[in-house]
RNA sequence: GAAGCAAGCCAGACCGCCGCUGGUGCGAUCGUGGAAACACGGCACUGGAGGAAGGUCCGGACUGCGCAGGGCGGCGUAGCAGCUAACGGCUGUCCACCGUGAGGUGAGGAUCAGAGCAACAGAGACGAGCCGAUUCAGUUCGGGUGAAACGGGCAAUCUCUACGCGCAGCAACACCAAAUAGGCCAGCGUUGAUGUGGCUCCGCGGAGCUGGCGGGUAGGUGGCAUCGAGCCGUGCAGCGAUGCACGGCCCAGAGGAAUGGCGGUCACGUGCGGGAAACCGCACGCACAGAAUCCGGCCUAUCGGCUUGCUUCACAC
Numbered sequence: 001g002a003a004g005c006a007a008g009c010c011a012g013a014c015c016g017c018c019g020c021u022g023g024u025g026c027g028a029u030c031g032u033g034g035a036a037a038c039a040c041g042g043c044a045c046u047g048g049a050g051g052a053a054g055g056u057c058c059g060g061a062c063u064g065c066g067c068a069g070g071g072c073g074g075c076g077u078a079g080c081a082g083c084u085a086a087c088g089g090c091u092g093u094c095c096a097c098c099g100u101g102a103g104g105u106g107a108g109g110a111u112c113a114g115a116g117c118a119a120c121a122g123a124g125a126c127g128a129g130c131c132g133a134u135u136c137a138g139u140u141c142g143g144g145u146g147a148a149a150c151g152g153g154c155a156a157u158c159u160c161u162a163c164g165c166g167c168a169g170c171a172a173c174a175c176c177a178a179a180u181a182g183g184c185c186a187g188c189g190u191u192g193a194u195g196u197g198g199c200u201c202c203g204c205g206g207a208g209c210u211g212g213c214g215g216g217u218a219g220g221u222g223g224c225a226u227c228g229a230g231c232c233g234u235g236c237a238g239c240g241a242u243g244c245a246c247g248g249c250c251c252a253g254a255g256g257a258a259u260g261g262c263g264g265u266c267a268c269g270u271g272c273g274g275g276a277a278a279c280c281g282c283a284c285g286c287a288c289a290g291a292a293u294c295c296g297g298c299c300u301a302u303c304g305g306c307u308u309g310c311u312u313c314a315c316a317c
Stems, first nucleotide, its partner, number of pairs: 001313010012266007020048007030041004050288001054299002057297005062169004074165005079093005094108001095106004109160002114158002116154002130143004173222004183213006195204003230249008268285007
């Protein structure tokens, strides 16, 4: 210098204006909507997408229901040792395969329990035998093919072994709570109630009326996001995944769903033009994607760029 391998990081920056949305504080105890529950409304300060928020594949937290114990069945996992809340994840290591190498990949238990399967070629493919020669005698020798010819293979076919697993999911679930219909209780009512002729009287009319309770629905609130398997830094233990200690920090949260738009300056990339060059000007571009109960993983998508360690080759000393 070229070509690679592994690990990690960034995902334009700043300023101004106009918006959207969450929180906290102050204040009127007021207004609006609503039967209520509750929601909204002012001012100030402040927070507001990602490395995958994605696919919803695996594991957990949380919630409801279920649950004596044992067995059968079903689903899943599979070298060995470890990490973890847990895992099908991760780490280390052995083995096999790929690579010159750094490294990468692996559904890697069992075919001395039983069953099943084997394309093409080949006479014959899992039962052993068949063909040719030979011998007292299945006694001995040979058999083109094929991955495999009688001794084996495949468990990513059933199966066996060991281990694990209740079912459903935030549209879970908890609370507040109309109208209408139905239920229960009490009172009144054919000795005429309620209703109606505006009211009393007097008529019309003819079987319900009134109140309370309880469940579910619409609607509302919580769950829900200031305290966590949390983030950052340092130290210690460990090869490592990871754990422990100390210090610091508070970091989106809606419910048809906010996180945006415009302008300017400076970056980055590409193209064009100018210039001897440094550079200047113009135009375009800046990926994949977008939280929805939360967390740990896996997988998939991704313009461009940076850092560190290592390998191979070439060259120079």
A computed fold for a 317-nucleotide RNA from Rhizobacter sp., annotated as Bacterial RNase P class A. Its mean pLDDT, the model's own confidence on a scale to 100, is 78. The model forms 92% of the base pairs in the Rfam consensus. It is recorded under the gene name rnpB. RNAcentral holds the sequence, with entries from ENA. It matches the Rfam family "Bacterial RNase P class A". Rfam links the family to the GO terms tRNA processing, ribonuclease P activity and dimeric ribonuclease P complex.